A computed fold for a 101-nucleotide RNA from an Ignavibacteria bacterium, annotated as TPP riboswitch aptamer (THI element). It was read from a public genome assembly, where an Rfam model found it.

[in-house]
RNA sequence: AAGAACCGUUGGAGGUGCUCUGCAAAAUAGUAGGGCUGAGAGAAAACUCUUCGAACCUGAGACAGAUAAUACUGGCGUAGGGAAAACGGAAAAUUCCUCUC
Numbered sequence: 001a002a003g004a005a006c007c008g009u010u011g012g013a014g015g016u017g018c019u020c021u022g023c024a025a026a027a028u029a030g031u032a033g034g035g036c037u038g039a040g041a042g043a044a045a046a047c048u049c050u051u052c053g054a055a056c057c058u059g060a061g062a063c064a065g066a067u068a069a070u071a072c073u074g075g076c077g078u079a080g081g082g083a084a085a086a087c088g089g090a091a092a093a094u095u096c097c098u099c100u101c
Stems, first nucleotide, its partner, number of pairs: 001095002006089005011050004017036007056081003063074003
């Protein structure tokens, strides 16, 4: 000096389910407030992911288990898709260069 993890900035991508009660209501939808899981469950200079890509979408109104209920959990999944990366910091292993003995 190079250098993985990791951190940051800019750019880009993504989700918003289930359920209870009040209001209202033919029903669906709506609205206010609780509960469940989660990083995030509708709005925030939030959160997550960004090709070494399970963030997220499709398959899927699917399958197995659990639950008050639900992608809640698991498999599916070495399936198919999926965002542009750029810059700065940091520095393990290791490597290289220089100097000294």

The organism belongs to Ignavibacteria, within Bacteria. Model confidence (mean pLDDT): 76 of 100.